[in-house]
Context: one part of a larger RNA
RNA sequence: GGAUGAACGCUGGCGGCGUGCAUAACACAUUCAAGUCGAACGGUGAGGGGGACUUCGGUCCUCUGAGCAGUGGCGGACGGGUGAGUAACGCGUGAGCAACUUGCCCUGCAUUGGGGGAUAACACAGGGAAACUUGUGCUAAUACCGCAUGAUGUAUACGGAUUGCAUGGUCUGUAUACCAAAGAGAGAUUGAUGCAGGAUGGGCUCGCGUCUGAUUAGGUAGUUGGUGAGGUAACGGCCCACCAAGCCUGCGAUCAGUAGCCGAACUGAGAGGUUGAACGGCCACAUUGGAACUGAGAAACGGUCCAGACUCCUACGGGAGGCAGCAGUGGGGAAUAUUGGGCAAUGGGCGAAAGCCUGACCCAGCGACGCCGCGUGAGGGAAGACGGUCUUCGGAUUGUAAACCUCUUUCAGCAGGGAAGAAGAAAGUGACGGUACCUGCAGAAGAAGUCACGGCUAACUACGCGCCAGCAGCCGCGGUAAUACGUAGGUGGCGAGCGUUAUCC
Numbered sequence: 001g002g003a004u005g006a007a008c009g010c011u012g013g014c015g016g017c018g019u020g021c022a023u024a025a026c027a028c029a030u031u032c033a034a035g036u037c038g039a040a041c042g043g044u045g046a047g048g049g050g051g052a053c054u055u056c057g058g059u060c061c062u063c064u065g066a067g068c069a070g071u072g073g074c075g076g077a078c079g080g081g082u083g084a085g086u087a088a089c090g091c092g093u094g095a096g097c098a099a100c101u102u103g104c105c106c107u108g109c110a111u112u113g114g115g116g117g118a119u120a121a122c123a124c125a126g127g128g129a130a131a132c133u134u135g136u137g138c139u140a141a142u143a144c145c146g147c148a149u150g151a152u153g154u155a156u157a158c159g160g161a162u163u164g165c166a167u168g169g170u171c172u173g174u175a176u177a178c179c180a181a182a183g184a185g186a187g188a189u190u191g192a193u194g195c196a197g198g199a200u201g202g203g204c205u206c207g208c209g210u211c212u213g214a215u216u217a218g219g220u221a222g223u224u225g226g227u228g229a230g231g232u233a234a235c236g237g238c239c240c241a242c243c244a245a246g247c248c249u250g251c252g253a254u255c256a257g258u259a260g261c262c263g264a265a266c267u268g269a270g271a272g273g274u275u276g277a278a279c280g281g282c283c284a285c286a287u288u289g290g291a292a293c294u295g296a297g298a299a300a301c302g303g304u305c306c307a308g309a310c311u312c313c314u315a316c317g318g319g320a321g322g323c324a325g326c327a328g329u330g331g332g333g334a335a336u337a338u339u340g341g342g343c344a345a346u347g348g349g350c351g352a353a354a355g356c357c358u359g360a361c362c363c364a365g366c367g368a369c370g371c372c373g374c375g376u377g378a379g380g381g382a383a384g385a386c387g388g389u390c391u392u393c394g395g396a397u398u399g400u401a402a403a404c405c406u407c408u409u410u411c412a413g414c415a416g417g418g419a420a421g422a423a424g425a426a427a428g429u430g431a432c433g434g435u436a437c438c439u440g441c442a443g444a445a446g447a448a449g450u451c452a453c454g455g456c457u458a459a460c461u462a463c464g465c466g467c468c469a470g471c472a473g474c475c476g477c478g479g480u481a482a483u484a485c486g487u488a489g490g491u492g493g494c495g496a497g498c499g500u501u502a503u504c505c
Base pairs, nucleotide, nucleotide: 001505002504003503004502006501007500008499009498010497013374014373015372016371017370018369019367020366021332026330027329028328030327032325035074036073037072040071041070043068044067047064048063049062050061051060052059053058081285082284083283090210091209092208093207094206095205096204097203100202101201105198106197107196108195109194110193111192112191113147115145116144122137123136124135125134126133127132153178154177155176156175157174158173159172160171161170162169163168183190184189211257212256213255218248219247220246223245224244225243226242227241228240230238260282261281262280263279264275265274266273267272287308288307289306290305291304310321311320312319313318338364340363341362342361346360347358348357349356350355377407378406379405380404387398388397389396390395411446413441414440415439416438417437421432449494450493451492452491453490454475455474456473460489461488462487463486464485470477471476
């Protein structure tokens, strides 16, 4: 000198774009943050239309039907948060899978036949303070279960062709065995099943790279390898039985400490050093520890079960909860924001669609926290006014500075108009927002501080104090003439900021 997610002191006019718990992965009141589908299903049914009856109150039948809980489907594995753990194939980079998987989406081929038994809802009867739960009876489905059909599928056996770096792969023939489906809609259409291919996402393996300590030198028994069996989507001590005695290590094993990694960011001429906030990719975690279920996908933040700690309710028998989602509260701290608006846009889930949901997101609010831009007026104006300060008492300086004259009106203020962002076109649809922007009005009007002035280092005098009070980054100032302390005038630097502290280069 540059930089910062900064803080502190003094000061503070406006706008744009960014950015804001770095500390206690401490504890959390309250709202919201993941639902949706009636074109899968049986019910219930406000309201409306039509008809019949009527004691004019209404009753019954039928069509339609907002909504509602339930069964069922898809989605709650994305999106959002945090960085505790992790020195690891976690990450980065480059390869491999002849050892794998992939819901929704796209393409192609084939199929969609015929049956069955239940169960929630509901009704009735109970238990419980509650959470919830039991029994009996009824009912539907794209829920569940057999059967049929079966190959280009899978498995086994026997062949043929071809090919690879190895285990092997690909194509093909024959035989045997096994396995599927669901409907909805007025219709267009949409769904269901099997197989093959694609796309996308994921899983696994390997080469290389990835902090400090030797005042850590030995470590390891599923340990290293083999055979067989199991398990997995898949390879594998992944797991198990048996067998062998191996395996890693001074090119640093093991142990200990520290740490999420990267694209990037800061700095530097570069080499390099430092950092990993914001944005993007990957990983890990969701009160602590463990476990599986469902599913294409989870060992699942707002799912389940068990255990621990904590908090709450209780009729004492038993129950409920998890903000490292958005806001917000307490606490900790030098320190970090609103319990805001909207789904208008972008994107996501569901749905045929209308649409619903979306604290993702888009906006607004707060903070000079940062960067950038603008303003606080411009020109003229010497009686060099008053006042202040200094003075050798002559004057000097503040100083064209002010007053005064002539102008201008950015920003702020008031008033009128008023967007784009909204699309495939007609119509409709904007939270921001009557915002940006445009026009008009008034008046220099409403808007300057802060640090320094001994040398480094741009900028000097007076008074006060008297090794005191104090200053200080280093050298050093202060003990009666202090340009170094305090105040004042003046001056210098920067300027809506200035200075200090901390950290990095």
Molecule: small-subunit ribosomal RNA, 5' domain
Organism: uncultured bacterium